[in-house]
Context: one part of a larger RNA
Molecule: large-subunit ribosomal RNA, domain I
Organism: Candidatus Izemoplasmatales bacterium
RNA sequence: AGCGUAUGGUGAAUGCCUAGGCACUCAGAGCCGACGAAGGACGUGACGAACUACGAAAAGCCUCGGGGAGUUGUAAGUAAACAGAGAUCCGGGGGUGUCCGAAUGGGGAAACCCGGCAGCAGAAGGCUGUCACACCUUUAGGGGUGGGGGAACGCAGGGAACUGAAACAUCUUAGUACCUGCAGGAAAAGAAAGUAAGAACGAUUUUCCGAGUAGCGGCGAGCGAAAGGGAAAGAGCCAAUUACCGUGAAGGAGUCAAAAACCUUGAUCAUAGUCGAACCGAAUUGGAAAAGCGGGACGGAGAGGGUGAAAUCCCCGUAGACGAAAUGGUCGAGGCUCUGGUAAGGAAGUACGGCGAGGCACGUGGAACCUUGUCGGAAGACGGGAGGACCAUCUCCCAAGGCUAAAUACUACUGAGUGACCGAUAGUGAACCAGUACCGUGAGGGAAAGGUGAAAAGGACCCCGGGAGGGGAGUGAAAGAGAACCUGAAACCAUAUGCUU
Numbered sequence: 001a002g003c004g005u006a007u008g009g010u011g012a013a014u015g016c017c018u019a020g021g022c023a024c025u026c027a028g029a030g031c032c033g034a035c036g037a038a039g040g041a042c043g044u045g046a047c048g049a050a051c052u053a054c055g056a057a058a059a060g061c062c063u064c065g066g067g068g069a070g071u072u073g074u075a076a077g078u079a080a081a082c083a084g085a086g087a088u089c090c091g092g093g094g095g096u097g098u099c100c101g102a103a104u105g106g107g108g109a110a111a112c113c114c115g116g117c118a119g120c121a122g123a124a125g126g127c128u129g130u131c132a133c134a135c136c137u138u139u140a141g142g143g144g145u146g147g148g149g150g151a152a153c154g155c156a157g158g159g160a161a162c163u164g165a166a167a168c169a170u171c172u173u174a175g176u177a178c179c180u181g182c183a184g185g186a187a188a189a190g191a192a193a194g195u196a197a198g199a200a201c202g203a204u205u206u207u208c209c210g211a212g213u214a215g216c217g218g219c220g221a222g223c224g225a226a227a228g229g230g231a232a233a234g235a236g237c238c239a240a241u242u243a244c245c246g247u248g249a250a251g252g253a254g255u256c257a258a259a260a261a262c263c264u265u266g267a268u269c270a271u272a273g274u275c276g277a278a279c280c281g282a283a284u285u286g287g288a289a290a291a292g293c294g295g296g297a298c299g300g301a302g303a304g305g306g307u308g309a310a311a312u313c314c315c316c317g318u319a320g321a322c323g324a325a326a327u328g329g330u331c332g333a334g335g336c337u338c339u340g341g342u343a344a345g346g347a348a349g350u351a352c353g354g355c356g357a358g359g360c361a362c363g364u365g366g367a368a369c370c371u372u373g374u375c376g377g378a379a380g381a382c383g384g385g386a387g388g389a390c391c392a393u394c395u396c397c398c399a400a401g402g403c404u405a406a407a408u409a410c411u412a413c414u415g416a417g418u419g420a421c422c423g424a425u426a427g428u429g430a431a432c433c434a435g436u437a438c439c440g441u442g443a444g445g446g447a448a449a450g451g452u453g454a455a456a457a458g459g460a461c462c463c464c465g466g467g468a469g470g471g472g473a474g475u476g477a478a479a480g481a482g483a484a485c486c487u488g489a490a491a492c493c494a495u496a497u498g499c500u501u
Stems, first nucleotide, its partner, number of pairs: 001500009015486001016451002020422002022419007029411002031149002039100003042055003046078002050074002061094006070082003105114003115131006133146005153184001154182005164171001168218001194201002205232005215223002236403003262335010273322003279295003284291001296313002298302001304316003352376008362388001383398005438445002458485001461472004
């Protein structure tokens, strides 16, 4: 020096665990905002910082309920207090709510600076209120609405490319991604100028079949219906005539007798909670019994969790049964008559046509139908549109005004639950004070980091040492569980030793 063995160190794998995630199911809820939101800044405690909570009335104030013994958050400690005259805590309602932020008196480099007016007070630099803009309305002052935020879902205005076609240009990707506007708890659509076919149906939406069919297509790649049938759900209405144009709150007329709102009334649910069966033994093991043993009980409850190991009967619960002063939701009932006839009316730069486009499964095609940039341009119910060029016959329907629940889509959020989902290099980026530390001028990027023990019983005291650390002692079942703390593999290091050189 190498190899091996033993004992340690280092190191963190592995095992076990779960406080956190992931996916889904069933319900709820589906908006918040000038009555100042979302999100923040700065403050508030007897005691430094942080998180949480709150707002100069500042870990809180008032009130109405629940609850019943301790309490002053995480979070120990000391101090000072509160509490059966019911605290802390939980829930309903209310008050307060600095400054910034749509931010709105003016300004501004967000959380800052500077004002006007009125009233009160008066020593004041005090207190209270008010003062943006736009639109609508009213007009001499007044009143109303809007603005911003939000995970997905919706409608609309714009709108790619990579890609595929084994290249590529029509085509495809795709009206996708993305940008913008606007709305709702859903949105959109919707009561036939429809679909059909010699028979008829009767608004819309969603789904299954029809069907990868009919078709479209450098007839390539690919794209891809509808009628009809089954199902879910069902619901229908307003409207035009008064010389013309614009607007019209309150009020009125007409009409429906569906919905919403409101009133009365009843039921029910949510937001705190309450009751809730039945086991003992020292006998064994152990630090500890819930294990073993022995003998019992309950069960509308043997779901689950906790308790010093493995508990139906110890605790929390579970089955089941109850409960609201206050606020809100849902549901039911009640809260207004029709018919016939005649006349009149029945939406114009519209329908339609030419040219150019777009949408329709349909790429210009024989291309109907829908929309319209441009140019033309009707009829008037004795009228008009459609039935895939066009014409006739026949049939169906009534455009150029409007409203409409349900079945459908989604889940930021709340509750209950489930998992041949993960178990700390996994599962969210984040189990832990994480969108943090840190990086970047910025847009933006973005970590690592869990586990003593049943209980701190967290090692008094002694010794060595400046300390760190260690040796005793003590605690504990265990300290080789000592906080650098469960288990503690390997690489790597050391000591001792055997063999070889």